[in-house]
RNA sequence: UCUUAUCUAGAGAGACGGAGGGAUUUGGCCCUGUGAAGUCUCAGCAACCAGCCCUUCUGGCCACGGUGCUAAUUCCAAUAAGCUUCGGCUUAACAGAUGAGA
Numbered sequence: 001u002c003u004u005a006u007c008u009a010g011a012g013a014g015a016c017g018g019a020g021g022g023a024u025u026u027g028g029c030c031c032u033g034u035g036a037a038g039u040c041u042c043a044g045c046a047a048c049c050a051g052c053c054c055u056u057c058u059g060g061c062c063a064c065g066g067u068g069c070u071a072a073u074u075c076c077a078a079u080a081a082g083c084u085u086c087g088g089c090u091u092a093a094c095a096g097a098u099g100a101g102a
Base pairs, nucleotide, nucleotide: 001102002101003100004099005098006097007096012042013041014040015039016038020031021030022029025078026077027076028075043070044069045068048066049065051061052060053059074095079092080091081090082089083088
C1' cells in the first nucleotide's frame, strides 16, 4: 500500500514524568498541576486470530497463547442524499482505528 470484517456495548489503579491531550486541518465541545503526553508494573474488558466442539449455522465454548482496548458514539461537525416544526434528524461516503490475510 491492497483486500476484508468490525467500530452507539464493555473495562483503571500505582510508580516515574512534568504540560499538554482528545489521529490530521478548520470550527465546536471537552479532559488536564485534584497532574496531560509518554514509559513501566499490576489489574481488567472484549473475543479478531489461535485452541476445542459442531446439528455447518456468518453457530457454540474457552480465555493458557498472538494482538487490541480500558473519558465522552471514531467526542461532534465538514462531502452527498432524504426528511424537517428550520432547532435538527436519518442514511451513505470520505478519513481514521483495530484484527486477519496479501
RNAcentral holds the sequence, with entries from MGnify. This is a predicted structure of a 102-nucleotide RNA (SAM riboswitch aptamer (S box leader)) from uncultured Planococcus sp. Of the family's consensus pairs, 97% are formed in the model.